[in-house]
RNA sequence: GGUUCGGUAGCUCAGUCGGUAGAGCGGGGGAUUCUUAAUCCCAUGGUCACGGGUUCAAGUCCUGUCCGAACCA
Numbered sequence: 001g002g003u004u005c006g007g008u009a010g011c012u013c014a015g016u017c018g019g020u021a022g023a024g025c026g027g028g029g030g031a032u033u034c035u036u037a038a039u040c041c042c043a044u045g046g047u048c049a050c051g052g053g054u055u056c057a058a059g060u061c062c063u064g065u066c067c068g069a070a071c072c073a
Base pairs, nucleotide, nucleotide: 001072002071003070004069005068006067007066010025011024012023013022019056028042029041030040031039049065050064051063052062053061
């Protein structure tokens, strides 16, 4: 340098044919317990890496850039 894959909540990851962004864990509050752990309940959390385009509507499609991984040279 080229090709492919990936970037979504603090972390690990889903997200279908484009139609109001989700789960688990963590953190916070509560119940239970002599206390802790475990369990249960409640609420909590997003510039979908960053621009541009298409569309009535984009995490999703097109395009440029950045970052990471694998392979090729």
Molecule: transfer RNA
Organism: Actinobacteria bacterium OV320